[in-house]
RNA sequence: GGGUCUUUAGCUCAAUGGCAGAGCAUUUGACUGCAGAGCAAGAGGUCACCGGUUCGAACUUGGUAGGGCCCU
Numbered sequence: 001g002g003g004u005c006u007u008u009a010g011c012u013c014a015a016u017g018g019c020a021g022a023g024c025a026u027u028u029g030a031c032u033g034c035a036g037a038g039c040a041a042g043a044g045g046u047c048a049c050c051g052g053u054u055c056g057a058a059c060u061u062g063g064u065a066g067g068g069c070c071c072u
Stems, first nucleotide, its partner, number of pairs: 001071007010024004018055001026042004048064005
């Protein structure tokens, strides 16, 4: 330099172009002699960034950036 895959909550990952979610972690409550487990409720998101398409984009498309793999 070329090709390809990937980027979503603190972590690991889902999500048919039409309300952004799960598990773990975390906070609170209840429980307990105290805690843990289990139970109930909550908080936590610029869907990497900039454009295009569309009535509508996490999803489609062009570019940029980070990361993985292959080729040279």
This is a predicted structure of a 72-nucleotide RNA (transfer RNA) from Ipomoea nil. RNAcentral holds the sequence, with entries from Rfam. Model confidence (mean pLDDT): 84 of 100. Rfam family: tRNA. Its family is annotated with triplet codon-amino acid adaptor activity in the Gene Ontology.